[in-house]
RNA sequence: AACUGAUAAAGGCAAACUUUUCGAAAGAAAAGGACGCAAAGCCAUGAGCCUAACCACUUGAAAAAGUGUAUGGUAGUCAGGCUGCCGGG
Numbered sequence: 001a002a003c004u005g006a007u008a009a010a011g012g013c014a015a016a017c018u019u020u021u022c023g024a025a026a027g028a029a030a031a032g033g034a035c036g037c038a039a040a041g042c043c044a045u046g047a048g049c050c051u052a053a054c055c056a057c058u059u060g061a062a063a064a065a066g067u068g069u070a071u072g073g074u075a076g077u078c079a080g081g082c083u084g085c086c087g088g089g
């Protein structure tokens, strides 16, 4: 160094839920709050999953409804890439 996480030490992050805001929604941000996390730090490259605004088609007199579909999202779904504390090695 690769690899690894027993025992620690210093710490770190923050699920659900609540409030406010943004968003068509999924969801995101901030504050509170801790279920948990050795990368639960960062990155949408592959896959999965979520949503379906626009668009297309169908139904309908219309209003509207249904189906399909990311360009939207999820890094705390998995993989992958980059970086990091301490210990073992």
Stems, first nucleotide, its partner, number of pairs: 003088003012037002017032006035076001041082003045079003048074003055068005